Molecule: Archaeal signal recognition particle RNA
Organism: Methanobacterium paludis
C1' cells in the first nucleotide's frame, strides 16, 4: 500500500454492478549468463631443505702442549679359573635282633624248643658316601609298645590286639653340603677379532673446532608456504528471456439509477 473490522458522515443517488480490451506492475517459478568470493586438478617461479666458496661477526679450546701419528684399554668371540646368585639332588653296604614261611620234637590248653628259607624303612652295632642337621604335617589295609575289654587256663601264666603314645614310609619348610646343571651391569690369566666414539700413555710443537649475518654457485624438490598461468566446479546478488499473478490506471459496452413530500404534464 492493499485487505478486513468499527465509528462518523450524505457532497453527487450514482462517483453503482458486470463484462471486454489495453497499459503499468509488487512478487513467484523456470532457463541462460556473469563480477566479487571460493573448492579441486595441473604447470611454472621463489622460499623452506642439502653441498661448496666468499664477506663480516662471534664463542670455546690451546705452550699447564692444538692438529696429526703410534700404542694400550673400554665392546665382541674362544679356552682355563674365581666370585655372586638360582635350579636340581639326598649314597652304597655288612651282621644281629625282629617279622614271616616251611619242617622236626615236647605238652590235656595257652605254649615251649630246634633247623632251614625269605625279608630286614622302623630296634642295635659297624663300614662307606658330599648325600646330612633342625622342624611342621603324616598311613584302616606300616613297625614298636599296647590301658581297658576279648580269648586259653582251676590258678600261675600266656595269646591276639583297638584307642593312645612313639618310630618309619610319604608330603613340606629352613640351614649346611654337592663330583649335577644354568645365569651374570663382577673379576683373573691367555689367544683371537675389532678399533667409529671415548679414555690412559707416548711422539709431536701451533693451531684446532663451532654459531650467526650478507651474498654467489650447484643440487634436491615428497610434503609444506607464497606468487602466477591453464583447466574444471560452486556462487548471495546483478542482467536477459519465458510464464503466472496481487494491485493500480485508461477506454468501451450492457444492466441499473432507491424512499418520502410538493408541484407540472
Nucleotide at each position: 500500500u492493499a485487505a478486513u473490522g468499527a465509528g462518523c458522515g450524505u457532497u453527487a443517488a450514482a462517483u453503482g454492478u458486470u463484462c471486454a480490451a489495453g497499459a503499468g506492475g509488487c512478487g513467484g517459478c523456470a532457463a541462460a549468463u556473469u563480477a566479487a568470493c571460493u573448492g579441486g586438478g595441473u604447470g611454472u617461479u621463489g622460499g623452506c631443505c642439502c653441498a661448496g666458496g666468499a664477506u663480516c661477526u662471534u664463542g670455546a679450546u690451546g705452550u699447564c702442549g692444538a692438529a696429526a701419528c703410534c700404542u694400550c684399554g673400554u665392546c665382541c668371540c674362544g679356552c682355563a679359573g674365581g666370585a655372586u646368585u638360582g635350579g636340581u639332588g639326598g649314597u652304597g653296604g655288612u651282621a644281629g635282633a625282629g617279622u614271616u614261611c616251611u619242617g622236626g620234637u615236647u605238652g590235656u590248653a595257652g605254649a615251649a624248643u630246634c633247623a632251614g628259607g625269605a625279608u630286614g624303612a622302623a630296634c642295635u652295632a659297624c663300614c662307606u658316601u658330599a648325600a646330612u642337621c633342625a622342624u611342621g604335617g603324616g598311613a584302616a589295609c606300616g613297625g614298636g609298645u599296647c590301658a581297658g575289654g576279648u580269648c586259653u587256663g582251676g590258678a600261675a601264666a600266656g595269646a591276639a590286639g583297638c584307642a593312645g603314645c612313639u618310630c618309619u614310609a610319604c608330603c613340606g619348610u629352613g640351614g649346611a653340603c654337592a663330583g649335577c646343571u644354568g645365569a651374570u651391569g663382577c673379576u683373573u690369566g691367555u689367544g683371537g677379532a675389532g678399533c667409529a666414539a671415548c679414555g690412559g700413555g707416548g711422539u709431536g710443537g701451533a693451531g684446532u673446532c663451532g654459531g650467526g649475518u650478507u651474498u654467489c654457485u650447484g643440487g634436491a624438490u615428497a610434503a609444506c608456504c607464497a606468487g602466477u598461468g591453464c583447466u574444471u566446479g560452486g556462487g548471495a546478488g546483478g542482467u536477459u528471456u519465458g510464464u503466472c499473478c496481487a494491485c493500480u490506471c485508461u477506454u468501451g459496452a450492457a444492466c441499473g439509477u432507491g424512499c418520502c413530500c410538493a408541484c407540472u404534464u